[in-house]
RNA sequence: GUGCCGCUAGCUCAGCUGGUAGAGCAACGGACUUUUAAUCCGUAGGUCCAGGGUUCGAGUCCCUGGCGGCACA
Numbered sequence: 001g002u003g004c005c006g007c008u009a010g011c012u013c014a015g016c017u018g019g020u021a022g023a024g025c026a027a028c029g030g031a032c033u034u035u036u037a038a039u040c041c042g043u044a045g046g047u048c049c050a051g052g053g054u055u056c057g058a059g060u061c062c063c064u065g066g067c068g069g070c071a072c073a
Stems, first nucleotide, its partner, number of pairs: 001072007010025004019056001027043005049065005
C1' cells in the first nucleotide's frame, strides 16, 4: 500500500428482513445472615467510533475518515 473483519452500558458480547436498544458480569439499594461471602428482589447506567447521505423512520443500507485485528505485498 491492497483486501477482509470488528468498534453498541464500566467489562465481555447479542441485536433477524430498517420500525421507540438488550443479556451476563460489575456498580448501587433492599431482603436473608452475628458479620462477610453466597443466594434472592429491585434500581441506575448508551446520542450504538466520528462526519455526511438515503429513508416517514438508520445500531442495521451507502460514502468518507479514525482506531484495533488478520491476510497478502
A computed fold for a 73-nucleotide RNA from a Nitrospinota bacterium, annotated as transfer RNA. The sequence was found in a public genome assembly. Rfam family: tRNA. It is annotated as a transfer RNA. NCBI's taxonomy places the organism under Bacteria, Pseudomonadati, Nitrospinota.